[in-house]
RNA sequence: GAGUUCAUGAUGCAACUGGCAGCAUAAGAGUCUCCAAAACUCUCAAUCUAGGUUCGAAUCCUGGUGAACUCG
Numbered sequence: 001g002a003g004u005u006c007a008u009g010a011u012g013c014a015a016c017u018g019g020c021a022g023c024a025u026a027a028g029a030g031u032c033u034c035c036a037a038a039a040c041u042c043u044c045a046a047u048c049u050a051g052g053u054u055c056g057a058a059u060c061c062u063g064g065u066g067a068a069c070u071c072g
Stems, first nucleotide, its partner, number of pairs: 001071007010025004019055001027043005048064005
């Protein structure tokens, strides 16, 4: 330099042909307990970035940023 793949809460992953962004862990609060742990309930919090297409985009298209791999 060229190509391929990827980027979603604090972390690990889902989201089936474009149609309400969900699960687990973590964190906070509560119940229980003499206290704590465990268990149960509740809360918090995310689509890398800028555009485009569309009634509607995490998903499709383009540029950029970052990561991994391959080739030179």